[in-house]
Context: one part of a larger RNA
RNA sequence: GGCACACGGGGGAUGCCUUGGCGCUAGAAGCCGAACAAGGGCGUAGUGAGACUGCGAUAAGCCACGGUCAGCCGUCUGGCGGGCUAAGCCGUGGAUUCCCGAGUGGGGAAACCCGAUGCCGCGCGUUCGCGCGCGGUGUCAUCUCUUUAAACAGAGAGGGUAAGCGGGGGAACUGAAACAUCUAAGUACCCCGAGGAAAGGAAAUCAACCGAGACUCCCUUAGUAGCGGCGAGCGAAAAGGGAAGAGCCCAAACCGGGUGAGACUAAACGGCUCAGGAGCUUACGUCUCACGGGUGUUGUAGGGCUCGAUGUGGGGGCUGCCUGAGGCUCCCGAGGAGUUACAAAGCGCGACGAUAGCUGAGCAGCACUGGAAAGUCUGGUCGCAGAGGGUGAAAGCCCCGUAGGCGAAAUUGUCGAGCCUCCUUUAUCGAGUACCUGAGUACGGCGGGACACGUGAAAUCCUGUCGGAAUCUGGGGAGACCACUCUCCAAGGCUAAGUACUUCUAGCGACCGAUAGCGAACUAGUACCGUGAGGGAAAGGUGAAAAGCACCCCAAGCAGGGGAGUGAAAGAGAACUGAAACCGUGUGCCU
Numbered sequence: 001g002g003c004a005c006a007c008g009g010g011g012g013a014u015g016c017c018u019u020g021g022c023g024c025u026a027g028a029a030g031c032c033g034a035a036c037a038a039g040g041g042c043g044u045a046g047u048g049a050g051a052c053u054g055c056g057a058u059a060a061g062c063c064a065c066g067g068u069c070a071g072c073c074g075u076c077u078g079g080c081g082g083g084c085u086a087a088g089c090c091g092u093g094g095a096u097u098c099c100c101g102a103g104u105g106g107g108g109a110a111a112c113c114c115g116a117u118g119c120c121g122c123g124c125g126u127u128c129g130c131g132c133g134c135g136g137u138g139u140c141a142u143c144u145c146u147u148u149a150a151a152c153a154g155a156g157a158g159g160g161u162a163a164g165c166g167g168g169g170g171a172a173c174u175g176a177a178a179c180a181u182c183u184a185a186g187u188a189c190c191c192c193g194a195g196g197a198a199a200g201g202a203a204a205u206c207a208a209c210c211g212a213g214a215c216u217c218c219c220u221u222a223g224u225a226g227c228g229g230c231g232a233g234c235g236a237a238a239a240g241g242g243a244a245g246a247g248c249c250c251a252a253a254c255c256g257g258g259u260g261a262g263a264c265u266a267a268a269c270g271g272c273u274c275a276g277g278a279g280c281u282u283a284c285g286u287c288u289c290a291c292g293g294g295u296g297u298u299g300u301a302g303g304g305c306u307c308g309a310u311g312u313g314g315g316g317g318c319u320g321c322c323u324g325a326g327g328c329u330c331c332c333g334a335g336g337a338g339u340u341a342c343a344a345a346g347c348g349c350g351a352c353g354a355u356a357g358c359u360g361a362g363c364a365g366c367a368c369u370g371g372a373a374a375g376u377c378u379g380g381u382c383g384c385a386g387a388g389g390g391u392g393a394a395a396g397c398c399c400c401g402u403a404g405g406c407g408a409a410a411u412u413g414u415c416g417a418g419c420c421u422c423c424u425u426u427a428u429c430g431a432g433u434a435c436c437u438g439a440g441u442a443c444g445g446c447g448g449g450a451c452a453c454g455u456g457a458a459a460u461c462c463u464g465u466c467g468g469a470a471u472c473u474g475g476g477g478a479g480a481c482c483a484c485u486c487u488c489c490a491a492g493g494c495u496a497a498g499u500a501c502u503u504c505u506a507g508c509g510a511c512c513g514a515u516a517g518c519g520a521a522c523u524a525g526u527a528c529c530g531u532g533a534g535g536g537a538a539a540g541g542u543g544a545a546a547a548g549c550a551c552c553c554c555a556a557g558c559a560g561g562g563g564a565g566u567g568a569a570a571g572a573g574a575a576c577u578g579a580a581a582c583c584g585u586g587u588g589c590c591u
Base pairs, nucleotide, nucleotide: 001590002589003588004587005586006585007584008583009582015576016541017540020512021511022509023508024507025506026505027504028503029502030501031160032159039100040099041098042056043055044054046080047079050076051075052074062094063093064092065091066090067089068088071084072083073082105114106113107112115140116139117138118137119136120135121134122133123132124131125130142157143156144155145154146153165193166192167191168190169189175182179229205212206211216243217242218241219240226234227233247494248493249492250438254294255293258291259290260289261288262287263286264285270281271280272279273325274324275323276322277321299472301437302436303435304433305432306431307430308429309428310427313332314331315330316329317328318327319326333425334424335423336422337421338420346419347418349416350415351414352413353412354411355410357406358405359404363379364378365377367376368375380397381396382386388400389399390398443467444466445465446464447463448462449461450460453479474489475488476487477486478485528535529534551563552562553561554560
């Protein structure tokens, strides 16, 4: 030195465990903010420091109302010293809530500095006018709109937000086995905006000569038809089946003793509702514009206006005078509708929920093993409860629970009926008239983009630019274009549900089990790294219970060890188990 055996050290694999994660299902909820948010800084406990949690100078808390309970003064975290106990804990409502932060009096290197002014209180001085200082409490940013002579008056905005959503911009790596059209991809990313959802939405839609009947989502159609250096790849729709279901309002024509502004002038062939009579008329007339009210909203066209027919409860008032007709308006009656669109605000009541909780059946044995019984044995018992967890091993009946049943002073959700509010009671049909039915629009040229569709035979949609209609005897579409046929009515607007996502609650898993599962089971977005944007860990387990080793000895010892003691075990002693590499000690053999 090697090999073998034995015994150790070292190391942290393996096994077991789970406080934490991951995914899914169901139900409920879904924006916060100048009434100061989100997020922070600094403070705050009787007791040195630190971290977490809570809270804000009223500072691990204050008040009220409910529930619950014999204990409590949060955790790491004990000790000491004290205290409370109609306390404490849980729920609902309220009070307080420093400083920064949209930051908003001015400034600023965030959590700091410096002001003006009103009111209240105190102190000092006073020429009694007030001045100075301190404390407290308000106001003073900008922009938009309204009002206004102008506003310092009134209202609103600003910022945050995980995912989901709409819009405006918009890559490259990559794939094509290179690469340029193409792909990746309208993805990532940036910006704007809104909401509990967003978007979309009541056909100028599809279809195919049969018909359907807003939108959204799912399945299917279908990896089909197509597109494509016809490469790589991209990739529909109709029809069908489901979820859900809801339809509406303007503009315009026209009407008026509406409101406002401007212009015009024949007592007339105009006006004063109409007919007749008397009378009046520089404005109550005519024209133009704006605002407001009524009317009206569609494609087998619809509406307006004029005329006619039919129908329609009662009453009052007004409509210059008389008679009749008509019109306007109010009330009652009758009928209908409604708070998510179609108008809009609330009130209490009832039912069922949410935010604390309560009740809740049923086992024993000094029989066995064991440290311990829930195991075994023996004999019972409940079950609308034998889900699950805990208890010294494996418990329906020990504990928490579970099935079932019950419960709210306060706040709140949904639903229902009512009060209430609104509408109708001038409607329907027919004829005539040709007044209206969304214009720099539709459409076309050029250049782009979106459509599954790469310019193609390329329809359809959007538009930067240049042109530029028709007006119902009108216009769009049916994949160039034309005819025929069919179908629909653009150039205004609103609209719940079904859908997406997140959180909470309840539950589930041929999901993980500490190099796994979230980056994070532990002081984790922490420590640490970086000027910064940003990057980003490691780290779980004594035991049933600390019973966590009194006391003695070795030693320089708050190290370490030997006894003693606890314990089932200390070869469980600061940590489960404790593999291998690696390092030793002893013995044997070989060299």